[in-house]
């Protein structure tokens, strides 16, 4: 001195508190609701979703590998747009349960990185 993210700020110094962001639940209206038959419960945070291929497995589910992708970040005063390029495309949670939803209730404010000098270019506000 920046970066991912909601994960930051004041006060107290009695460990709570208050603000500000985040995120769940939850009415009216609206929207869903056809029937058999196999399988498969169904939902939330998050960009993190789908497809090929090869492999494991009784297996269409589920792992593992790889090559793509929906989608998402960085590229240094700020914000957007363009271009150069460089990267993610996971994890977890709920516990059989939830569509959107005003009042109204519940909770979070963590983790994890980088650099000592940053590709350029245009507009704009400050």
């Nucleotide at each position: 001195c920046g970066c991912c993210g909601a994960g930051u700020c004041g006060u107290a110094u009695g460990c709570g508190c208050g603000a500000a962001c985040c995120g769940g639940g939850a009415a009216c209206c609206c929207a869903c609701c056809g029937u058999a038959a196999g399988u498969c419960g169904g939902g939330g945070u998050g960009a993190a979703u789908c497809c090929g291929c090869g492999g494991g497995c009784a297996a269409u589910c589920c792992c593992c590998g790889u090559g793509g992708u929906a989608g998402g970040g960085c590229c240094a005063a700020c914000u957007u747009c363009c271009u150069c390029g460089c990267c993610c495309g996971a994890a977890c949670c709920c516990g059989u349960c939830a569509g959107c939803u005003a009042a109204c209730c519940c909770g979070g404010u963590a983790g994890g990185c980088g650099g000592c000098a940053g590709u350029g270019g245009a507009a704009g506000g400050a």
Source information: Model confidence (mean pLDDT): 79 of 100. A computed fold for a 126-nucleotide RNA from a soil metagenome, annotated as c-di-AMP riboswitch aptamer (ydaO/yuaA leader). It matches the Rfam family "c-di-AMP riboswitch aptamer (ydaO/yuaA leader)". Its family is annotated with regulation of gene expression and cyclic-di-AMP binding in the Gene Ontology. From the family's description: This family represents a conserved RNA structure found upstream of the ydaO and yuaA genes in Bacillus subtilis and related genes in other bacteria.